Annotation
This is a predicted structure of a 1390-nucleotide RNA (small-subunit ribosomal RNA) from an uncultured bacterium. Model confidence (mean pLDDT): 81 of 100.
RNA sequence: CCCUUAGAGUUUGAUCCUGGCUCAGGAUGAACGCUGGCGGCGUGCCUAACACAUGCAAGUCGAACGAAGCACUGGAGGACUUCCUCGGAAGGAAUCCUCUGACUUAGUGGCGGACGGGUGAGUAACGCGUGGGCAACCUGCCUUACACCGGGGGAUAACAGUUAGAAAUGACUGCUAAUACCGCAUAAGCGCACGGUACCGCAUGGUGCUGUGUGAAAAACCCAAGUGGUGUAAGAUGGGCCCGCGUUAGAUUAGUUAGUUGGUGGGGUAACGGUCCACCAAGACCACGAUCUAUAGCCGGUCUGAGAGGGCGACCGUCCACAUUGGGCCUGAGACACGGCCCAAACUCCUACGUGAGGCAGCAGUGGGGAAUAUUGCACAAUGGGGGAAACCCUGAUGUAGCGACGCCGCGUGAGUGAAGAAGUAUUUCGGUAUGUAAAGCUCUAUCAGCUGGGAAGAAAAUGACGGUACUUGACUAUGAAGCCCCGAGCUAAUUACGUGCCAGCAGCCGCGGUAAUACGUAGGGGGCAAGCGUUAUCCGGAUUUAUCUGGGUGUAAAGGGAGCGUAGGUGGCCUGGCAAGCCAGAGGUGAUAACCCGGGGCUCAACCCCGUGGAUUGCCUUUGGAAACUGUUUAACUAGAGUGCAGGAGAGGUAAGCGGAAUUCCUAGUGUAGCGGUGAAAUGCGUAGAUAUUAGGAGGAACACCAGUGGCGAAGGCGGCUUACUGGACUGUAACUGACGUUGAGGCUCGAAAGCGUGGGGAGCAAACAGGAUUAGAUACCCUGGUAGUCCACGCUGUAAACGAUGAUUAAUAGGUGUUGGGGGCCGAUAGGUUUUCGGUGCCGCAGCAAACGCAAUAAGUAAUCCACCUGGGGAGUACGUUCGCAAGAAUGAAACUCAAAGGAAUUGACGGGGACCCGCACAAGCGGUGGAGCAUGUGGUUUAAUUCGAAGCAACGCGAAGAACCUUACCAGGGCUUGACAUGGGGAUGACGGGUGUAGAGAUAUGCCUUUCCUUCGGGACAUCCCACACAGGUGGUGCAUGGUUGUCGUCAGCUCGUGUCGUGAGAUGUUGGGUUAAGUCCCGCAACGAGCGCAACCCCUAUUGUUAGUUGCUACGCAAGAGCGCUCUAACGAGACUGCCGUUGACAAAACGGAGGAAGGUGGGGACGACGUCAAAUCAUCAUGCCCCUUAUGUCCUGGGCUACACACGUACUACAAUGGCGGCUAACAGAGGGGUGCAAAGCGGCGACGCAGAGCAAAUCCCUAAAAACCGUCUCAGUUCAGAUUGCAGGCUGCAACUCGCCUGCAUGAAGUCGGAAUUGCUAGUAAUCGCGGAUCAGCAUGCCGCGGUGAAUACGUAACCGGGCCUUGUACACACCGCCCGUCA
Repeated sequence: CCCUUAGAGUUUGAUCCUGGCUCAGGAUGAACGCUGGCGGCGUGCCUAACACAUGCAAGUCGAACGAAGCACUGGAGGACUUCCUCGGAAGGAAUCCUCUGACUUAGUGGCGGACGGGUGAGUAACGCGUGGGCAACCUGCCUUACACCGGGGGAUAACAGUUAGAAAUGACUGCUAAUACCGCAUAAGCGCACGGUACCGCAUGGUGCUGUGUGAAAAACCCAAGUGGUGUAAGAUGGGCCCGCGUUAGAUUAGUUAGUUGGUGGGGUAACGGUCCACCAAGACCACGAUCUAUAGCCGGUCUGAGAGGGCGACCGUCCACAUUGGGCCUGAGACACGGCCCAAACUCCUACGUGAGGCAGCAGUGGGGAAUAUUGCACAAUGGGGGAAACCCUGAUGUAGCGACGCCGCGUGAGUGAAGAAGUAUUUCGGUAUGUAAAGCUCUAUCAGCUGGGAAGAAAAUGACGGUACUUGACUAUGAAGCCCCGAGCUAAUUACGUGCCAGCAGCCGCGGUAAUACGUAGGGGGCAAGCGUUAUCCGGAUUUAUCUGGGUGUAAAGGGAGCGUAGGUGGCCUGGCAAGCCAGAGGUGAUAACCCGGGGCUCAACCCCGUGGAUUGCCUUUGGAAACUGUUUAACUAGAGUGCAGGAGAGGUAAGCGGAAUUCCUAGUGUAGCGGUGAAAUGCGUAGAUAUUAGGAGGAACACCAGUGGCGAAGGCGGCUUACUGGACUGUAACUGACGUUGAGGCUCGAAAGCGUGGGGAGCAAACAGGAUUAGAUACCCUGGUAGUCCACGCUGUAAACGAUGAUUAAUAGGUGUUGGGGGCCGAUAGGUUUUCGGUGCCGCAGCAAACGCAAUAAGUAAUCCACCUGGGGAGUACGUUCGCAAGAAUGAAACUCAAAGGAAUUGACGGGGACCCGCACAAGCGGUGGAGCAUGUGGUUUAAUUCGAAGCAACGCGAAGAACCUUACCAGGGCUUGACAUGGGGAUGACGGGUGUAGAGAUAUGCCUUUCCUUCGGGACAUCCCACACAGGUGGUGCAUGGUUGUCGUCAGCUCGUGUCGUGAGAUGUUGGGUUAAGUCCCGCAACGAGCGCAACCCCUAUUGUUAGUUGCUACGCAAGAGCGCUCUAACGAGACUGCCGUUGACAAAACGGAGGAAGGUGGGGACGACGUCAAAUCAUCAUGCCCCUUAUGUCCUGGGCUACACACGUACUACAAUGGCGGCUAACAGAGGGGUGCAAAGCGGCGACGCAGAGCAAAUCCCUAAAAACCGUCUCAGUUCAGAUUGCAGGCUGCAACUCGCCUGCAUGAAGUCGGAAUUGCUAGUAAUCGCGGAUCAGCAUGCCGCGGUGAAUACGUAACCGGGCCUUGUACACACCGCCCGUCA
């Protein structure tokens, strides 16, 4: 300089960190699911080194040999046949000899069979890799050089005969050959023995020359060209042995080893060697990991990775090992031999039971195993191999074909045009949208496959399995050729509908599914890849998540050993000279081929293949000559580290002995009397046999008040009365001595609180266990009374603690400030002391820096260095097993299966706390009146029922929805009916009505009669209504308030809830909003890294309290009444005024504000109402209404009659009436309201009735008339009783409303006269015109309030105060909670 280096999801309410899990990528000898057109190149038993039928895989040489056969030449031979003139002629078999053969081969002989091919069982090893060595070795065939090949001999297979056996296979006799075998001769050279001499090296030694002795050779064939043989030397090739370095895991394998280690002498080998043997010695290996166990062929390479690394060792290549298992051996150049031999074993086969045969981990193939892996093909044409002189033979090596999408690579399944945006499909808001230029249609092309013709290279003269193959020509048809996965988030591109309903299922992690599922299944659509696509398995990556190089940590997340001494080891001050092991740079060798990279080339391209004295193959190994800074080593010095000496002072440092006083307990004696003791309260216990208390004396054990202090000492544990003895260490000063002696420290050794154990003492107090008493649901606890081990001493053992600063040791330097402790120096001072400085220790605060934050910060958790220890998700588990230690208890070391997706640290915001501080509220307290007891009313639960319709459920359901269930209402039940419907819109037809009146049947709905009866018109018809028909649809108080809107409740009329900008923090967040005061109030003031703002609070609105002005009818009136008049007053209803801490004083911080006062009708928000922040409760309501989805459609719709909602053993809530004298009853003439209502209405006067009420009907659509009488008040009586209280219940007789009063209304009269004598535990409302008490009105309504909503009359008591209860607000603190304490969570059981 260039190239390279990507992350995401998941712990939380949210955040940062630690940390695991998971995903996206690549790869495979793969397998499975769905699918499948073609070709090329590769590749294919990973499991049972399990067992194998059948065929083949190693033969060849006749030019080594005999023999046999065959063919052939020549000869002998002549059976026999034919002809015959009988003389002969011709042919000719067997047999024998010979020649030839490019014929065949059982045997002898030679070479090969030790290569090639397979497999990976064994092996942790000189097996492999790499680099060396052999002065300790061999090497057939091949090459080169030199020399030689003379002459003999005896056998033996084959063969023949006899013979054993079922067979395999033999045995005996006889014959024969050789390049088979054996002597002899020769010896250039060679070996051996003994000498001589020269040179050399690396220890034994090696080499050359030379003398003597001695030893060992040979084969011929062919036929004239050669081939072969013997010896020696050399080369090449191939092997053998040895060595350095490297090469998996385990120490829960720590000791191993007797041929073991070495020596001497032998044997053996090609050769060294305990390789083997005899003797001798006692060694050898090991913490730098021996031995043992487990696993494994090693490497080139290959996959991944940015790289460093990590995984693997299929195919191809080198090496090794093995050939059913184990052992041995022959031959040979080479083997202890895959297709050799022998023995043993297992298995299989044959057998005449005596014996025999076999070895696919060669190529095919079979069975078996398994998720899983191919044809019993063709050929020696090519490339190689063996034999041969050669021809040639052999070759499952090899070349090819077949099967398999198993992998990689390439090609195709068409191209252009084409909007009526066709049909179909899906969806829809019904308009449309999507599929979609997609299809159809038109035009064009033919790669591949199919058909036809031609037809290679591979071979150098011939010879081609592949193969009529590659390639190529021509004609024809868009036909023959597309699937798989995914679509919730992230990786990751891509969505709707239906079905299902925590089911079925999905899922890699998080997770999805409980009736509207973008996550399941299907469909439409979309996305990705594509003859493949997904899944599973495995490896690397991401993972800096094992980080000893890049590249981590240990205060609290996992992690510092309890502490010290010290061995091995690691590491180490300053200076001089030498060496050159490390280190540095140079040159050389090596790192096979293939593979990789680069550059070319060949198959049309690519995959694939070929070529290149191209590169790379790093760190590794090796040779060589250099350099000398650093490390190392050695040498000579030094004093700054370390140590010694000398002089001092401080200290609960340690060990032993002795002494002391206070206190507890006990004993003895005295005084003294009834309790003591103990607790929240008690009891057990002690005490009249004299306790406790008190006085005196005595005994005994243990511990040492005050001083005393984040003071001192010690390595840690730890150490505390005083004295003495012995003793360790640190510190200060000095600078005499040594001269790096330092530091850390695996193993090892020592020390090591408390408890515990052993032996022997001791034992006052305290006190596990234990006993008793309490507490409690229980109480094996907390509390109390007792009490034994133990605590104490001596000697041993144990060896652990939150042994903590949760912080290993040592060294160096790095802002300050302020204490304290032990020394020293300077200055001032007469001392006491003050001040400054310097060493050692011990604290606090704080800067830089670090840290996830908290925090640390010269006593580091910062900056650096050295060494040791330890960690790698949570649980299982510090458990099990093993081992060591221990008397035991137990300690040390220390896993796995399985299971989860988290576990964890720090900090943040909330919520919570039987945490803290402050404050408020009828929250308590102080009071008044109630509820809970009775009767009745009403609502609810429960029960019952054909139905007792439904909803509401702590506060915040229960006189609630319901401001009014006899029918209706009504939604429920029984029965009777209807089915386009009781109601709406649309089509067709009929009628002229519909309606009204009046009958019959019926419980009624309904059915069926009679009478009456339209409008407009251009006369065609139309409008309207009813009925009938058919279909769309109507209808549903059916479900879901957890799909919703709207409305409402509640915290709570509590004072809070937020935002913008800025600042702080990595961030969640904080600040503001906290703090000091104050307020009813986040109300206001002050302060402040905050400054402002919004929704809430308050105010603005209404009523009410005072008053002014204006206006007066139906109101009012001072006019005697009426009419009339008037509007001062009451009143009505419009507009104003008034209250603002405005004024004064005190307090307060010169503030806000508080307290008191004046004035005022009213005084500190005057009283009341409306008004309800952000939000919480999946709060309530689908039955007010609206509404999505689901469900019913001759019914879950609709009409009718009757019943039910009113039931009744019981339980609860809310009211009413009472229990009486503050009362009941009677009376009296009376007095005083407010607010409302009234036309199908309110109804006066009058009359009748005891009364409810009836008759009658003036007046009034109302400040006019009516309801309307207000009641408590006052007077008399009753005199404390179940009453002259109370009124339930029941009987009789009536009234009213209404179609109807039985189920089931209200009222009246007479009669009846129940419980009840003030209410247990508990609980509720209310702070002033309030509680209490008294009556009046209204809505609903035909009738039906003790309920609800309003109205006025009379009219109290109390609040010291905020400790506690309930609820709320602000601040702070803890938290393992966040669904937020109704939380979380532990144990047991199922």
The sequence is in RNAcentral, with records from Greengenes. It matches the Rfam family "Bacterial small subunit ribosomal RNA".